A computed fold for a 107-nucleotide RNA, annotated as Guanidine-I riboswitch aptamer. Its mean pLDDT, the model's own confidence on a scale to 100, is 82.

[in-house]
RNA sequence: AAAUAGGCUUUCUAGGGUUCCACGAUGCGGGUUCGCAUCGGCUCGGUCCGAGAGAGAGCGCAUCUUCCAAGCGAAGAUGAACACGGCGGGAUAAAAACCCGGGAGUA
Numbered sequence: 001a002a003a004u005a006g007g008c009u010u011u012c013u014a015g016g017g018u019u020c021c022a023c024g025a026u027g028c029g030g031g032u033u034c035g036c037a038u039c040g041g042c043u044c045g046g047u048c049c050g051a052g053a054g055a056g057a058g059c060g061c062a063u064c065u066u067c068c069a070a071g072c073g074a075a076g077a078u079g080a081a082c083a084c085g086g087c088g089g090g091a092u093a094a095a096a097a098c099c100c101g102g103g104a105g106u107a
Stems, first nucleotide, its partner, number of pairs: 007059006015049002020046002022043001023040007061079007082102001084105001088100003
């Protein structure tokens, strides 16, 4: 000095808030059970958002072997390591460990 498959998709988790649902409070209306409006996430919930440095799966990638109709075509095995990290800003209803970002910086 350099970030290249350190790829893409997907299911979840830690985490996150509050559009919608649920729950709670207040008010109004109706009358037992309900409806409407406002407020509440210091409300263990459902939907929802969600990890480069969390987990699983698929595709893809690399190497080797075998098969082969000889086409980087098929199958199999192996590999895919390491990774401390702000402030600030952005999206969405909103927030976040989301995105800027394997960034700045530190070792």